[in-house]
RNA sequence: GCACUAGUGGUUCAAGUGUAGAAUCCUCGCCUCGUACGCGAGAGACCCGGGUUCGAGUCCCGGCUGGUGUA
Numbered sequence: 001g002c003a004c005u006a007g008u009g010g011u012u013c014a015a016g017u018g019u020a021g022a023a024u025c026c027u028c029g030c031c032u033c034g035u036a037c038g039c040g041a042g043a044g045a046c047c048c049g050g051g052u053u054c055g056a057g058u059c060c061c062g063g064c065u066g067g068u069g070u071a
Stems, first nucleotide, its partner, number of pairs: 001070007010024004018054001026042005047063005
């Protein structure tokens, strides 16, 4: 350089174009003499820019970043 692949809460991962979910972490409450465990509630995200579509996390193009392969 070329090809392939991934980018989603702090972290690890889901998501048939139709309200973005789960685990863990964090905050508050319950429980306990206290901590932990357990239970309940809450906060927190679609890499960037275009295109297609009534509607894009999803499909297409370009860019950026990481990974793999090849020379």
About this RNA:
Transfer RNA from Penaeus vannamei, 71 nucleotides, folded computationally. Its Rfam family is "tRNA". The family has 954 seed sequences and 5,335,975 matches in Rfam 15.1. RNAcentral holds the sequence, with entries from Rfam.